Context: one part of a larger RNA
RNA sequence: CCCUUGUUAAGGAACUCGGCAAAAUGACCCCGUAACUUAGGGAGAAGGGGUACCACAUCAGGUUAAGAGCUAGAAGUGGUCACAGCAAAGAGGCCCAAGCGACUGUUUAGCAAAAACACAGGUCUCUGCUAAGUCGUAAGACGAAGUAUAGGGGCUGACGCCUGCCCGGUGCUGGAAGGUCAAGGGGAUAGCUUAGCAUAUGCGAAGGUUAGAACCUAAGCCCCAGUAAACGGCGGCCGUAACUAUAACGGUCCUAAGGUAGCGAAAUUCCUUGUCGGGUAAGUUCCGACCUGCACGAAUGGCGUAACGACUUGGGCACUGUCUCAACAAGGGACUCG
Numbered sequence: 001c002c003c004u005u006g007u008u009a010a011g012g013a014a015c016u017c018g019g020c021a022a023a024a025u026g027a028c029c030c031c032g033u034a035a036c037u038u039a040g041g042g043a044g045a046a047g048g049g050g051u052a053c054c055a056c057a058u059c060a061g062g063u064u065a066a067g068a069g070c071u072a073g074a075a076g077u078g079g080u081c082a083c084a085g086c087a088a089a090g091a092g093g094c095c096c097a098a099g100c101g102a103c104u105g106u107u108u109a110g111c112a113a114a115a116a117c118a119c120a121g122g123u124c125u126c127u128g129c130u131a132a133g134u135c136g137u138a139a140g141a142c143g144a145a146g147u148a149u150a151g152g153g154g155c156u157g158a159c160g161c162c163u164g165c166c167c168g169g170u171g172c173u174g175g176a177a178g179g180u181c182a183a184g185g186g187g188a189u190a191g192c193u194u195a196g197c198a199u200a201u202g203c204g205a206a207g208g209u210u211a212g213a214a215c216c217u218a219a220g221c222c223c224c225a226g227u228a229a230a231c232g233g234c235g236g237c238c239g240u241a242a243c244u245a246u247a248a249c250g251g252u253c254c255u256a257a258g259g260u261a262g263c264g265a266a267a268u269u270c271c272u273u274g275u276c277g278g279g280u281a282a283g284u285u286c287c288g289a290c291c292u293g294c295a296c297g298a299a300u301g302g303c304g305u306a307a308c309g310a311c312u313u314g315g316g317c318a319c320u321g322u323c324u325c326a327a328c329a330a331g332g333g334a335c336u337c338g
Stems, first nucleotide, its partner, number of pairs: 001333008010324002014322001019319001027051005036041001038158001052080005058074002061071003081085001093317007100309002105117002121156007133142003159304004164234003169231002171227005178222003184216002189211005196203002235253005262296001263293001274290005
């Protein structure tokens, strides 16, 4: 010096990214217990008090048919001893406010346990049974020995209050008049071949063969509708009120429609440590507001919410060697010899 422990004057988080670590709390009985709340909770809230032994007189349960006796237990009165009576050991720290996720649960076996996943609930959609869907080349199997209060898929995620506008684009569903449109059908026409004809340039039947127009023809696409808890989207400029400022109001351009309720410097705010208020002697964090939302916003859900959380953030009480600032002690290493 290192590791594992123990103790520490005065102070008590001044340490530090952060009370990390440590300390403190701790059992049982009695008293007492707030906001809020889904009336169950919150709650062991918080905060107090008691606990040994001896004696006395009681109470009460058990054993018994009953009594006596014995004995867990309870409270009371008086007394004894100690610094200390759950005398050791083992055994919640607590409170306030905010964020996220309702909750119990699940997860990165070996750096992440969470605000991620799941969840009950909600909703959309497919599926009429030889179901849809899935596995398999198939046979076959699952779905299901189920039958729309069932099964598959997507999104959301308890509960409460709600969930606005846009169908122009993309998707899906429906429609079928017209346009387009494959194989196939069709076979106008043309080329080659040659019996024959021939004016010797050519013409050319049948057959064979090659190419092939019109026309007929499905789905799809175009087209016409519907549909956003489908993918998604939800404006700009200018002017205007008798201080100023602002603009209920007006004009204009564009759009499929121009963001409603609620929330808002937010797990979202660049400028930004925005501004005001609170807390501190002092606060880039925190809480409450404001709204100028760079770039919230309604099931890629919005806003709340009791309970819950080895979650995240801020504050407080208690407590302490975290620190001011270090000291001493014990054991084990380190060092020397073997």
Molecule: large-subunit ribosomal RNA, domain IV
Organism: Natronospora cellulosivora (SeqCode)